[in-house]
Molecule: transfer RNA
Organism: Anaerolineae bacterium
RNA sequence: GGGGACAUAGCUCAGCGGGAGAGCGCCUCAAUCGCACUGAGGAGGUCGGGGGUUCAAAUCCCCCUGUCUCCA
Numbered sequence: 001g002g003g004g005a006c007a008u009a010g011c012u013c014a015g016c017g018g019g020a021g022a023g024c025g026c027c028u029c030a031a032u033c034g035c036a037c038u039g040a041g042g043a044g045g046u047c048g049g050g051g052g053u054u055c056a057a058a059u060c061c062c063c064c065u066g067u068c069u070c071c072a
Base pairs, nucleotide, nucleotide: 001071002070003069004068005067006066007065010024011023012022013021018055026042027041028040029039030038048064049063050062051061052060
C1' cells in the first nucleotide's frame, strides 16, 4: 500500500427495513436473625462519526476513524 471482517447498555453479544433487546453486572423490594442463592421490579444506549437512498435506516450504499485478520 491492497483485500476481508467487526464497531449496539459498565462487560459479552443478539437484532439484516417499521417495538432497541438478552445474559452477567448495578439499584430497590420480598424472603432470611444476617449474608449468599432465589423471586419481583427498576435505572442505564446520540446503535463509532458524517453523508446518501427510502414514507421509514442499528439494518441498504459511500466516505472517515478505530480494532482484528490476510496478501505484499